[in-house]
Order: sequence, then C1' cells, then structure tokens
RNA sequence: CACCGAUAAGGGCGUCUCCGCCGAAAGGCGGAGAUCGCAAAGCCGGUGGCCUAGAUCCUUAAGAGAUACGGCCGACCGGUUGCCAAA
Repeated sequence: CACCGAUAAGGGCGUCUCCGCCGAAAGGCGGAGAUCGCAAAGCCGGUGGCCUAGAUCCUUAAGAGAUACGGCCGACCGGUUGCCAAA
C1' cells in the first nucleotide's frame, strides 16, 4: 500500500410510533422518542416486484373495474463515493 472484515472505538443510515408540512393518494420532508437491524440499509442507472389512481377509458340508479405520465423496495445487477481499523 492492497485485500478481507470484528465480541473494538467514535459516528452514520435504516425500521417503528407520534407531531407538523407537501401531495388526490401511494408516499415524501423535518423534529422527537423507542427498538432492532445495516459495513454501504450512501448516491446514480437498469431489471424485477409491490403500492396508489388525480387524469383518461369503460360502466352503473349508485357502485365497481382497467391503466403510471406518480411512488416504494432491508430484492438483484452494474457504476461511483465513503469512517475506523484487531485477527
């Protein structure tokens, strides 16, 4: 220096709950709390799956249904960045 990754240290992120805001909704952002997880559970792209249905279509007495230009993934693949470092 590189690879690997822990019963280490300091941190980070995620999950759930509550509150506020945005949104038609799914969901997102921020704050607080709890608990259990993640060494990429950071970011970007793709694939796949899942959620929602404002708008559109169809239909009805009223319903209902279909659909993503909307979202989510702690799924996978690729790219890229990154804290500390035992054996």
Predicted 3D model of an 87-nucleotide RNA (c-di-GMP-I riboswitch aptamer) from a Chromatiales bacterium.
The coordinates come from a structure-prediction model, not an experiment, and the mean pLDDT is 78.
Its Rfam family is "c-di-GMP-I riboswitch aptamer". Rfam describes the family as follows. GEMM was predicted in a large-scale screen for bacterial structured RNA regulatory elements.